[in-house]
RNA sequence: GCCCCUGUAGCUCAGCCGGUAGAGCAACUGACUCUUAAUCAGUAGGUCCAAGGUUCGAUCCCUUGCGGGGGCA
Numbered sequence: 001g002c003c004c005c006u007g008u009a010g011c012u013c014a015g016c017c018g019g020u021a022g023a024g025c026a027a028c029u030g031a032c033u034c035u036u037a038a039u040c041a042g043u044a045g046g047u048c049c050a051a052g053g054u055u056c057g058a059u060c061c062c063u064u065g066c067g068g069g070g071g072c073a
Base pairs, nucleotide, nucleotide: 001072002071003070004069005068006067007066010025011024012023013022019056027043028042029041030040031039049065050064051063052062053061
């Protein structure tokens, strides 16, 4: 320098060829327990990397930039 993959909750990730976002773990509250842990129930938490474009509508499609990983030179 060129090419490919990737960026979504605190962490690991899902999101079916576009219809306004979820799981597990973690956190918090309650139940249980002498207490803790475990278990059970519930709650909160995200301008979906950024800026444009297409569209009635974008996490999803297109362009550019930035970050991470890999390959070739």